[in-house]
Context: one part of a larger RNA
Formats: sequence, structure tokens, C1' cells
RNA sequence: UGACGGGGGCCCGCACAAGCGGUGGAGCAUGUGGUUUAAUUCGAAGCAACGCGCAGAACCUUACCUAGGCUUGACAUCCAGAGAAUCUGUUGGAAACAAUGGAGUGCUGCCUUCGGGUAGAACUUUGAGACAGGUGCUGCAUGGCUGUCGUCAGCUCGUGUCGUGAGAUGUUUGGUUAAGUCCAGCAACGAGCGCAACCCUCGUCUUCAGUUACCAGCAUUUAGUUGGGGACUCUGAAGAGACCGCCAGUGUCAAACUGGAGGAAGGUGGGGAUGACGUCAAGUCCUCAUGGCCCUUACGCCUAGGGCUACACACGUGCUACAAUGGUCGGUACAAAGGGCAGCGAAACCGCAAGGUGGAGCGAAUCUUGAAAAGCCGGCCUCAGUUCGGAUUGGAGUCUGCAACUCGACUCCAUGAAGCUGGAAUCGCUAGUAAUCGCAGAUCAGCACGCUGCGGUGAAUACGUUCCCGGGCCUUGUACA
Repeated sequence: UGACGGGGGCCCGCACAAGCGGUGGAGCAUGUGGUUUAAUUCGAAGCAACGCGCAGAACCUUACCUAGGCUUGACAUCCAGAGAAUCUGUUGGAAACAAUGGAGUGCUGCCUUCGGGUAGAACUUUGAGACAGGUGCUGCAUGGCUGUCGUCAGCUCGUGUCGUGAGAUGUUUGGUUAAGUCCAGCAACGAGCGCAACCCUCGUCUUCAGUUACCAGCAUUUAGUUGGGGACUCUGAAGAGACCGCCAGUGUCAAACUGGAGGAAGGUGGGGAUGACGUCAAGUCCUCAUGGCCCUUACGCCUAGGGCUACACACGUGCUACAAUGGUCGGUACAAAGGGCAGCGAAACCGCAAGGUGGAGCGAAUCUUGAAAAGCCGGCCUCAGUUCGGAUUGGAGUCUGCAACUCGACUCCAUGAAGCUGGAAUCGCUAGUAAUCGCAGAUCAGCACGCUGCGGUGAAUACGUUCCCGGGCCUUGUACA
């Protein structure tokens, strides 16, 4: 100087408390451990691994296993020989591939007896070797990227001063703040990286603009449909607006704090992006790049099939429930944000349905996806393992795709398991939040209870900081570095 203390003081955080809803019990989905297996590819491991890499394993992916094959190789450059390229059969084979036929003689130069000859560029093939190739090892050799403490308020430097020196001071102290934020004081005076602001978005208003959006008044219609309008909504560009600015009180005449006014908004207005010096030899050599090591008729490459989907079990994360604030049937209302041409697909018709036929319109404020759901109105159910719950299983189908056996999603009929609110323990959340309800998108042929967004309905509680956990500042002790 740090680190540590079941030392002290001050302060903060859904840290506790006060509340609301869960997990832990059930079934299923998904990840992991374990076990099994020819293989169940690999990585991730307290918080910070475990719906994680994977924004989507039937083949492919694919790295694993088995079998069949190749050896200058699937891919790159160079040399030599042959052949244009290319298209298309047949046989064997699971395919890769092997064998064997047919069509085809092009393009650009030069020469030409116009028959052709010769050289070259692509491309194919054969041969030789230089080399290719490796998701093989090392993340404890590395770059890059990322997690974490933590959006915590810290981390440092120059000059000066003090100290023999390590170092200290500044950065401590008194207030204050979300903040090393600001003020006052002070052997310090300044400065940098962080904080804040500048950026995006939501909330109010004004101006400009008015189609595909809008419709107050006028006319018109089944319908903003049409005429028309430029008010309103909305769209999208430029501005205004909030600064403790004003008032009162408190405070050191300070910084600031408390209350009030006005205001759409009040003290950082809500949300996002933004992550200091560093820590964990944290993670990643399987994104990529890369040193070293290793393989080179194989640890490389091609193909088919299988596996990654196994299943006594254990754990994590979720979904659906156990019902009446509900289930079911009928009627009826209101979103936002997205997507669409190898696409979205309307009307109409067929099917109980998944879906099929159909093909209008739309590269979309125009057309389409599209039905929002919870809600509201009415009928039935009457507390039961039920008209709760839907697992499991049988049968019949639909769709995608070369192909749904291993191993897809969905529909219909039948079946109708566990489950009656979950022990010890444990998690999230402070407001348009929790809870609850649906919608969209990426990936994607198909496959979503996951993920990322979007809106609808919309609470309870916070006395307080004694305690648990994590963190910041000062101080003290130390057999630690």
C1' cells in the first nucleotide's frame, strides 16, 4: 500500500421487511448429469453451465458410428500429354462410383491448295510432384469477440509539497447528490478516463405537407363508395417546451432540500443505446484469424444407412392443470407491431375438420396475412375426479418434402392417466410494473410450450434499515501478500 475480520461508523440496491404471483408435488415439453450404446459428435460447470452455442438434428445440416469407396485428392496455384465445352442413353450398384454407347466438333488468332493444318483462352480428363486438406491437440502460447463484478462510482496522471524510503497528499473533512454530483474548507493547484449531457424512442403543442390515410359541415352510396374538403385523426419533416426557471420556507449569504403555482409533462419526465482502470490464466483454437505440436492410401475426402430423438433414475428451465373470478354453446366489440413474389393469397365452392379447388388483388398506409384473445350479452353445467383435467393408447386422415419406420406438425372419432394448490427450501416483481390475455417476427420445405418484439385488461404493498445477501466511502486490528 492492499486484502481480510462472526471490528466500528456512514450510505445504497426487490438485499431484507410489507405485498402479489410462482418454482419445489402431477402430466408433458426442453436442456443437463448419469446409465446404456457400434455411435448416442463436441463445447458450456456456483452466482456468471443446464429452452446455453442450436434464429429451428427425418436426408442435408453432422463434426459421431457401421459399411462401401478415393489417394495431388471435394477446394487453390504451377508443369506436361490428350480431348472443345456440353447434352443424353445402357449395364452393375444402396449410393458414391465403375464399365460401355450415342449426339456434338464450337470460340479467338495465324497459315490455307478452302479439304484442312497449327497456336491460344475457357472447360474436361490422365500423369508427376511441389502441395492441398484436418470441427485433430493446446483458450495455460494468442488476436478478435463475449460474460461477470456493475451503469457500481469509481480509476488515474502532471507539477508542487511532505517522507531516508516503500509511499502519502490531491481523492481526506463538513454539507449535498442517482453520481469523485455540486458547494464550503484545506499544501495543494490543475488535468484525463468514467458520471452527466449531446443520440434514438414515448408523452404536449405549433408550422409545413395531404395519398394509398382521415371525414366536421354539403351532396351521394350497400360500403369514405364517389364528388368534394384540408378542419379532425394519422403519417413524417422542421421547431417550441422543463431550466429548481418562478413563489414560500429550511440551509452557512453556499451547494442543495421541502412545499406550492403554472403546465401535457417537475426536479435524471418514462424507456433504450451507451459498460472507466481492472478482476476471474472466466468463456470461445467447433464462427473467423493465428504460433507451436500432431495426421498425410489418413486424424483428409466421397457415399448409403444409422446415431445426435436411447431410458431404472437425478437436477435445472418452462407449458398445461387441479376448476364456478370456472367449463361449454351461441351472439357481439375493441389493438399494436410486423411479414409478403420460388411470396401473401381474397371472394366463391367442397370437406365435421386439418385442408382442398380456385385464382381476384398486391413488390403493398391501396391488396393480403386477419380470426385478435381475455371482455360484454344470453343458455346449460351445480361441486363430482365432474360437461374439471387432458396425458396415454387404438383407428381414420391432411400437409410439407425424393422420402415422415427409426424420428415431423396438424385434424377427426374413440380412449380418458396423474392431478383436489404441492415438505424442507427457493425465485421474480415498486406502475402501465406484477399478474393475466392474445398477436407478430427471425430461423424455416415442414416442425416453437423456446427466443425476440407488440399491444389489450390491469393490481397489492413499501412502517422502516435491527437482521440475511451484494456493493461504495472513512476508520481500526492483523502471526496474510
Predicted 3D model of a 481-nucleotide part of an RNA (small-subunit ribosomal RNA, 3' major domain) from a wastewater metagenome. The full RNA is in RNAcentral, with records from SILVA.